[in-house]
RNA sequence: CCGCAAGUCCGCCUUGUCGCCGCCUGCCGCGCGCAGGGGGAGGAAAGUCCGGGCAACACAGAGCACCGCGCAAGCUAACGACUUGAUAUCCGUGAGGGUAUAGGAGCGUAACAGAGAAUGACCGCCCCUGCCGGAUCCGCGCCACACCACGAUGGUGGAGCCGUGGCGGCGGAACACCGAGGGGUAAGGGUGAAAAGGCGGGGUAAGAGCCCACCGCGGAGGCAGCAAUGUCGUCCGGCCGUACGUCUCGCGGGUUGCAAGACCAUGUAUACCGGCAAUCAAGGGUUGCUCGUCCGAUGCCGGGGGGUAGGUUGCUUGAGACGGCGGGAGACCGCCGCCCUAGAUAAAUGACAAGGACCCCGAAAGGGGCACAGAACCCGGCUUACAGGACUUGCCGGCAC
Numbered sequence: 001c002c003g004c005a006a007g008u009c010c011g012c013c014u015u016g017u018c019g020c021c022g023c024c025u026g027c028c029g030c031g032c033g034c035a036g037g038g039g040g041a042g043g044a045a046a047g048u049c050c051g052g053g054c055a056a057c058a059c060a061g062a063g064c065a066c067c068g069c070g071c072a073a074g075c076u077a078a079c080g081a082c083u084u085g086a087u088a089u090c091c092g093u094g095a096g097g098g099u100a101u102a103g104g105a106g107c108g109u110a111a112c113a114g115a116g117a118a119u120g121a122c123c124g125c126c127c128c129u130g131c132c133g134g135a136u137c138c139g140c141g142c143c144a145c146a147c148c149a150c151g152a153u154g155g156u157g158g159a160g161c162c163g164u165g166g167c168g169g170c171g172g173a174a175c176a177c178c179g180a181g182g183g184g185u186a187a188g189g190g191u192g193a194a195a196a197g198g199c200g201g202g203g204u205a206a207g208a209g210c211c212c213a214c215c216g217c218g219g220a221g222g223c224a225g226c227a228a229u230g231u232c233g234u235c236c237g238g239c240c241g242u243a244c245g246u247c248u249c250g251c252g253g254g255u256u257g258c259a260a261g262a263c264c265a266u267g268u269a270u271a272c273c274g275g276c277a278a279u280c281a282a283g284g285g286u287u288g289c290u291c292g293u294c295c296g297a298u299g300c301c302g303g304g305g306g307g308u309a310g311g312u313u314g315c316u317u318g319a320g321a322c323g324g325c326g327g328g329a330g331a332c333c334g335c336c337g338c339c340c341u342a343g344a345u346a347a348a349u350g351a352c353a354a355g356g357a358c359c360c361c362g363a364a365a366g367g368g369g370c371a372c373a374g375a376a377c378c379c380g381g382c383u384u385a386c387a388g389g390a391c392u393u394g395c396c397g398g399c400a401c
Stems, first nucleotide, its partner, number of pairs: 001398002003395008012356007020040002023037005028031001042372001046383002049381005054257004066253005071085004086101006102248002106246005122189002124185006132179003136173005141167005147158004197215002200212003216239001217237004221232004261313004267308001270305001272303006283295004320339001322337006358369004
């Protein structure tokens, strides 16, 4: 240097012209006027996933249920985020990275495969059993050869006393060789993501923590650490598996979100109130009916509450940014100095031109590219998108010196 790992930062610049949204100053003929000045998107403004501030509503207290989270210590306004650490496991040669983690008494489930997912016997190994079959042995029967006769190996008939061989014939005996039946065995094989601690010896019919040594595991104790946890020529226990769920324990959680909420309020219509006009007019109350009595439709003027359009506010000074110093391993915290840095509302932050960085192509002239993406009450995180570039620390191999 190339290639990686972890972390951090930047993420186009300048000028001109024409516009857009706020703010400040000045001027006048006070109009939403003119002139000048100054400000105007992000690291994610995004997804709206988690946590808080703020606001309205709800709420005596306690418990149950429901939901979320779950190793330890820390950090914080708070958190399921973040930091550092622990254990197990996986990936990487490595620097490093991913995932999981409260408890384990009881209960449930464990696809496919497999005999069995937990009172495990499929194969294998071993022991026992003669009721049954095969093989073995014996007896009998049958057949063939051999024997006798017809003239000969063919064919036919006979004898069945002896010999040889066979029977997919009968009967019997004995036997654990092969089946079969009964049991033992978790050593071995095979299945699986997972198979009842590993290995050696003893032991046994064969085996087995059945016993023993070593290793592993669990507990106690000592030591180290705030702790999770680690460690140990110590002691004890022959060692009741794994995953998920249920269950138990601890912590947290009221609901809705700035279109929250607060204030002002034009026009038209109008609840209600007062006055006037009309001067008895519908209707209604009182009552069984009549009389009486009370209210009273309508029009005009004035007052008036709620609400609509619209406006103001909430609104940007804040767990704030930047710089320095200090504490801490770090997340983060403290002190000092300095600064004010968008506030729109259907939504301004733009368009065009020139020049310059940077990258790519090209010998050059020249040409092309410049990402993801746009605030909507505000913060802390997370997640996702992103052309290109810079820095710090570390790793392994190669090359060069």

Bacterial RNase P class A, 401 nucleotides, folded computationally.
The sequence was found by an Rfam model in a public genome assembly.
Rfam family: Bacterial RNase P class A. Its family is annotated with ribonuclease P activity, dimeric ribonuclease P complex and tRNA processing in the Gene Ontology.